[in-house]
Context: one part of a larger RNA
RNA sequence: GCCAACGAGUUGAUGCAUGCUGCAAGGCUAAGGGCUUGAAAGCCCGGAGUCGUAGGGAAACCGAGUGUGAAUAGCGCGACUAAGUAGUAUGCAUCAGACCCGAAGCCAGGUGAGCUUGCCAUGUGCAGGUUGAACUCUGUCGAAAGACAGAGGAAGGACCGAACGCUAGAGACGUGCAAUACUCUGCGAUGACAUGUGGUAUGGAGUGAUAAGCUCAUCGAACCUGGUAAUAGCUGGUUCUCUCCGAAAUAUGUUUAGGCAUAGCGUCGUUUGUUCCCAAGGGGGGUAGAGCACUGGAAGAUUCUGACAGGUCGAAAGAUCGCAGAACCUAUCAAACUCCGAAUACCCUUGGUUAAAAGAACGGCAGUAAGUCCGUGGGGGCUAAGCUCCAUAGGACAAAAGGGAAACAGCCCGAAUCUCAAUUUAAGGUCCCAAAAUUUAUGCUAAGUACUAGGGAGGUGGUGGAUCUUCUUCGACGGUGAGGAUGUUGGCUUAGAAGCAGCCAUCAUUUAAAGAAAGCGUAACAGCUCACUCACUUAGAGGGUCUGCGCCGCAGAUGAUCGGGGUUAAAGCAUAAUACCGAAACUGAGGAUUGCAUUUGUCUUCGGACAGAUGCACUGGUAGGAGAGUAUUCUACUCUGCGAUGAAGGCAAAGGGGUGACCCAUGCUGGAGCGUGUAGAAGUAAGAAUGUUGGC
Numbered sequence: 001g002c003c004a005a006c007g008a009g010u011u012g013a014u015g016c017a018u019g020c021u022g023c024a025a026g027g028c029u030a031a032g033g034g035c036u037u038g039a040a041a042g043c044c045c046g047g048a049g050u051c052g053u054a055g056g057g058a059a060a061c062c063g064a065g066u067g068u069g070a071a072u073a074g075c076g077c078g079a080c081u082a083a084g085u086a087g088u089a090u091g092c093a094u095c096a097g098a099c100c101c102g103a104a105g106c107c108a109g110g111u112g113a114g115c116u117u118g119c120c121a122u123g124u125g126c127a128g129g130u131u132g133a134a135c136u137c138u139g140u141c142g143a144a145a146g147a148c149a150g151a152g153g154a155a156g157g158a159c160c161g162a163a164c165g166c167u168a169g170a171g172a173c174g175u176g177c178a179a180u181a182c183u184c185u186g187c188g189a190u191g192a193c194a195u196g197u198g199g200u201a202u203g204g205a206g207u208g209a210u211a212a213g214c215u216c217a218u219c220g221a222a223c224c225u226g227g228u229a230a231u232a233g234c235u236g237g238u239u240c241u242c243u244c245c246g247a248a249a250u251a252u253g254u255u256u257a258g259g260c261a262u263a264g265c266g267u268c269g270u271u272u273g274u275u276c277c278c279a280a281g282g283g284g285g286g287u288a289g290a291g292c293a294c295u296g297g298a299a300g301a302u303u304c305u306g307a308c309a310g311g312u313c314g315a316a317a318g319a320u321c322g323c324a325g326a327a328c329c330u331a332u333c334a335a336a337c338u339c340c341g342a343a344u345a346c347c348c349u350u351g352g353u354u355a356a357a358a359g360a361a362c363g364g365c366a367g368u369a370a371g372u373c374c375g376u377g378g379g380g381g382c383u384a385a386g387c388u389c390c391a392u393a394g395g396a397c398a399a400a401a402g403g404g405a406a407a408c409a410g411c412c413c414g415a416a417u418c419u420c421a422a423u424u425u426a427a428g429g430u431c432c433c434a435a436a437a438u439u440u441a442u443g444c445u446a447a448g449u450a451c452u453a454g455g456g457a458g459g460u461g462g463u464g465g466a467u468c469u470u471c472u473u474c475g476a477c478g479g480u481g482a483g484g485a486u487g488u489u490g491g492c493u494u495a496g497a498a499g500c501a502g503c504c505a506u507c508a509u510u511u512a513a514a515g516a517a518a519g520c521g522u523a524a525c526a527g528c529u530c531a532c533u534c535a536c537u538u539a540g541a542g543g544g545u546c547u548g549c550g551c552c553g554c555a556g557a558u559g560a561u562c563g564g565g566g567u568u569a570a571a572g573c574a575u576a577a578u579a580c581c582g583a584a585a586c587u588g589a590g591g592a593u594u595g596c597a598u599u600u601g602u603c604u605u606c607g608g609a610c611a612g613a614u615g616c617a618c619u620g621g622u623a624g625g626a627g628a629g630u631a632u633u634c635u636a637c638u639c640u641g642c643g644a645u646g647a648a649g650g651c652a653a654a655g656g657g658g659u660g661a662c663c664c665a666u667g668c669u670g671g672a673g674c675g676u677g678u679a680g681a682a683g684u685a686a687g688a689a690u691g692u693u694g695g696c
Stems, first nucleotide, its partner, number of pairs: 001696006011096013026051003032045004055062002065077004099237002102234001106227006117201009126191001128160003131156001135152007164188003168185004203219001205215003240629006250263005264368002266365007275358001277352007289340001290338002295334003299330002302327005310321004371397004375392006402413003417591004422587001424585001428581003431565003437578001439577006450567002458552003462549010478537006485509003490504003515530001518529003592619001594617010630685001632682006639675001641674002649669004655664003
């Protein structure tokens, strides 16, 4: 991991509600006792008490009233005409282990020092080698104290190093040889040494050269048993079917924030009977917008006032710039401005359609109180976030499948009762993958732009459209041919300056025209163009504004791409048009469920219940509410049921019934019990709980 078996809302008491049953202005007995019995079951006594039949008051007390009060007032609570009570079933609550499993822990009483820590008693062990303290003796020297030398001597938490003890580093091991071992290198090795045996000290206690170490693989409080099913606002799990309805993720409070209580929203029942909803009419408002009349902000113009502590100029007078304030004009801004002012929304009245699993009140039972995205209106943030916080008679998901968006909870279309080789459409599409137009008409784009949501400032003689304007057969724009001169190398400057380094001036002449020169060039000249003019050619040429589609700007991390192939008078873009495809939507045919209405039949306690037919509507669904069933075990009665001519159980996709849980039949196996119907009672349904046990 798989399979099998086991595995979770139970029981008691009390209360509330609903259904049913008995009796009913009454209902019921409790403890206890008696009878009966093998034991139970059953029958009888017992009215103590309790609920109801009258309330009000703190009470005395009064009483259909009473309390307050001076009150015969007012006001509060009552009465004004009935329904209770006991049992039982179900739902829920409370107390109990209270649906099941799950702590770490707390307390009590015991058991442990055969491991280990300390201590006590008594024993044992330490190869070999090295060093050579004190002290003693002898010698030499010395007056002496003493010094030196030699010999002996044997000290030491001394040295090297086995046994023994330890474990600092590394390797290897790491489902091991091993729940700490192995190998190598290490440290101590006469000592605060190591070790045998016996004894002794313990659980808030011991022991501890202190690591909160150790106290039998257990230690920041051992182990065992008990209290004990501790507690768990936490996690996980919680077993058959079908039908009807169907949420919430909000508000207030909370030692509260992942928990609760109340309200909101769901469901079921009772009552009410259109109150719901829609329209019209009538209201109040100060938002959007707008505005500047107030309060403030900010820009410009003009005028005036102020400071003498601003800057600049000036010897000064003063001038000018600036600063502050005010007035007026122009054009403006505002969530905490308003002379104004919507749409929606909200409230009231009247009217109207609809009759629905509308509304409201009361009661039973809940769940929810972690929400998310999209659109719209805002706050925070960067008018960042798949960000965060609000609002939203907006939507979706949650709890919603289907079609589209390549794929894609929240986007677009659209709400799945069941069946069908059926129909029509929605969004979206129609070259191929891939259902349907290689459709029609007119343009645009050349960038594969595009078929993709969006894309900066700036640039663009890419190209289309509209419009305004200038020149033009008296010849435009362009091209070709020719000229482009003279005074003059203007003057100055300069080494030079001759149109063209720089400064000043910029005239005149000849002309069809030609600047004291627009550019290149030279050391300076020279040289080449230009402006300007003529001739030839010849019919359009130039400039602006608005605009469509493009281009550049445009750089990313593993290999690219519109979903792909691919597409160019498109299969792109724009404007029109027609056809078709396309969903669980609509329609058609047939069946089922639920609700309502009409109707028929049967029964009736006359309230109604059940069954059938017809019509209309309905039938997605998590938490959750309500209803109806299936199956298992046992009990009572029943069929005076079945069974060796084969029970239960097992195997067998295939026959029949039921919406389904499931039931019936058949064959084989099996070999002894089992079922139908009606009631009752539960150890009553398994896929999940790191579930438990067994098997593989």
Predicted 3D model of a 696-nucleotide part of an RNA (large-subunit ribosomal RNA, domain II) from a Minisyncoccota bacterium. RNAcentral holds the full RNA, with entries from ENA. Its mean pLDDT, the model's own confidence on a scale to 100, is 82.